About this RNA:
This is a predicted structure of a 524-nucleotide part of an RNA (small-subunit ribosomal RNA, 5' domain) from an uncultured bacterium.

Context: one part of a larger RNA
RNA sequence: GAUUGAACGCUGGUGGCAUGCUUAACACAUGCAAGUCGCACGGCAGCAUUACUCUGCCUGCAGAGUAGAUGGCGAGUGGCGGACGGGUGAGUAUAGCAUAGGAAUCUGCCCUAAAGUGGAGGACAACGAAGGGAAACUUUCGCUAAUACCGCAUAAUACCUACGGGUCAAAGUCGGCUUCGGCUGGCGCUUUGGGAUGAGCCUAUGUCAGAUUAGCUAGAUGGUGGGGUAAAGGUCUACCAUGGCGACGAUCUGUAGCUGUUCUGAGAGGAAGAUCAGCCACACUGGGACUGAGACACGGCCCAGACUCCUACGGGAGGCAGCAGUGGGGAAUAUUGGACAAUGGGGGCAACCCUGAUCUAGCAAUGCCACGUGUGUGAAGAAGGCCUGAGGGUUGUAAAGCACUUUAGCCAGGGAGGAAGGUUCUGUAGUUAAUAGCUACAGGAAUUGACGUUACCUGGAGAAUAAGCACCGGCUAACUCUGUGCCAGCAGCCGCGGUAAUACAGAGGGUGCGAGCGUUAAUC
Numbered sequence: 001g002a003u004u005g006a007a008c009g010c011u012g013g014u015g016g017c018a019u020g021c022u023u024a025a026c027a028c029a030u031g032c033a034a035g036u037c038g039c040a041c042g043g044c045a046g047c048a049u050u051a052c053u054c055u056g057c058c059u060g061c062a063g064a065g066u067a068g069a070u071g072g073c074g075a076g077u078g079g080c081g082g083a084c085g086g087g088u089g090a091g092u093a094u095a096g097c098a099u100a101g102g103a104a105u106c107u108g109c110c111c112u113a114a115a116g117u118g119g120a121g122g123a124c125a126a127c128g129a130a131g132g133g134a135a136a137c138u139u140u141c142g143c144u145a146a147u148a149c150c151g152c153a154u155a156a157u158a159c160c161u162a163c164g165g166g167u168c169a170a171a172g173u174c175g176g177c178u179u180c181g182g183c184u185g186g187c188g189c190u191u192u193g194g195g196a197u198g199a200g201c202c203u204a205u206g207u208c209a210g211a212u213u214a215g216c217u218a219g220a221u222g223g224u225g226g227g228g229u230a231a232a233g234g235u236c237u238a239c240c241a242u243g244g245c246g247a248c249g250a251u252c253u254g255u256a257g258c259u260g261u262u263c264u265g266a267g268a269g270g271a272a273g274a275u276c277a278g279c280c281a282c283a284c285u286g287g288g289a290c291u292g293a294g295a296c297a298c299g300g301c302c303c304a305g306a307c308u309c310c311u312a313c314g315g316g317a318g319g320c321a322g323c324a325g326u327g328g329g330g331a332a333u334a335u336u337g338g339a340c341a342a343u344g345g346g347g348g349c350a351a352c353c354c355u356g357a358u359c360u361a362g363c364a365a366u367g368c369c370a371c372g373u374g375u376g377u378g379a380a381g382a383a384g385g386c387c388u389g390a391g392g393g394u395u396g397u398a399a400a401g402c403a404c405u406u407u408a409g410c411c412a413g414g415g416a417g418g419a420a421g422g423u424u425c426u427g428u429a430g431u432u433a434a435u436a437g438c439u440a441c442a443g444g445a446a447u448u449g450a451c452g453u454u455a456c457c458u459g460g461a462g463a464a465u466a467a468g469c470a471c472c473g474g475c476u477a478a479c480u481c482u483g484u485g486c487c488a489g490c491a492g493c494c495g496c497g498g499u500a501a502u503a504c505a506g507a508g509g510g511u512g513c514g515a516g517c518g519u520u521a522a523u524c
Base pairs, nucleotide, nucleotide: 001524002523003522004521006520007519008518009517010516013371014370015369016368017367018366019364020363021329026327027326028325030324031323032322035080036079037078040077041076043073044072047071048070049069050067051066052065053064054063055062056061057060087282088281089280096207097206098205099204100203101202102201105199106198110195111194112193113192114191115190116189117188118152121149127142128141129140130139131138132137158167159166160165172187173186174185175184176183177182208254209253210252215245216244217243220242221241222240223239224238225237226236227235257279258278259277260276261272262271263270264269284305285304286303287302288301307318308317309316310315335361337360338359339358343357344355345354346353347352374404375403376402377401384395385394386393387392408465410460411459412458413457414456418451423445424444425443426442427441428440429439430438431437468513469512470511471510472509473494474493475492479508480507481506482505483504489496490495
């Protein structure tokens, strides 16, 4: 000098864009953060509608009841999603990461191609009945549906094979027409091939410090047989052999998430790994599997432990390293905000629902950038202050005065863009028997904005609302007076202060930066 996720002191006008627990991976009150589908299903607790019955009367309203009949829908069965998105960096010096390769693998939804979607059955929730329990919850009996479950049929370019052969599937639902035979469209379902995407595995090279750590290793190194996995492999196991690593630093100890990048530097290097992006690991601590295409699963399950809470003492409940927020720790780090309008994600045919992802306000000079705090004129060089050789000098065109301007702020009015879509109507084309439905295109209509009192524009008043901080002995730009008297104090280094201190304290003046300025800490 440059830099920072900074902090502290003094000061503080506005806007834009960023950033904001670096410490206790400490403990957490409260709310929200993952749901959705009635076009899979039985149903109907609640709301609304309709029809019928009854009652009341004010004769068209009110009340009651019945009917899942309709719109819908609590709880339940079922499907998909809760493996993404979001957080944190504890662990990990290598089972990670970075780069470059590899072969023995799987892949829901999606795209593409081929074929199929036939026929039958028995249950279990919900519900009803009877109980148990303080609660959490739970037991027995009975009824019932399905895209839930299970056989049968069909069966290849799929799988197994001793090459003779053997084995394996499915589900419907919604719309339209119908002469009730069926036809047709949308969304699905099953098998198989290919693709895309994602993931698992292996190898090489690189990847902090310590030798006051020199030897380490028994599934250890390799082989054979077997098991296991989606898959190669001591991955596991039985037997056999005795290997494997190491001064090119094994092993041990300490520290640490890695990278793209960031800071600095002319570079070579050195330091760092906040935000953003990729990968990894973790989810109170330790262990385990289940389901599933995918987890050994942050807001799933089981066991053990610590802690907290409820209890009728028998037993139960919980996990903010999600977003806010609280206590604690600390020099130190924000709101228990708004919205799904946009982008993206989940579910759904769709309308739509959910989304603390995200967008967006709030707080903070924490940083970067931009703007403002007026402009011109004005010598009687006013007053006051300070100095003085007492004449004067300086503050100083500075102020006042006069003439102007109105950025930002304030008040009032107008006002984009972020909006693409979706709904509905019409037309054309394709599919089709079809003017249903679906798909594509074109046109019309009414609409969808949290931010938002938006950006921006116009008008109005009025210099009005807006300057500080550090320093002035040398390094280093900037000097005098008063006080103090080795005291009080200053100090980055040299050093100042013991009676004229440009070095302490105050004042006047000056210098440097400026909504900041200084100090401290840290890196180059």
Description:
The coordinates come from a structure-prediction model, not an experiment, and the mean pLDDT is 86. Rfam family: Bacterial small subunit ribosomal RNA. RNAcentral holds the full RNA, with entries from ENA and SILVA.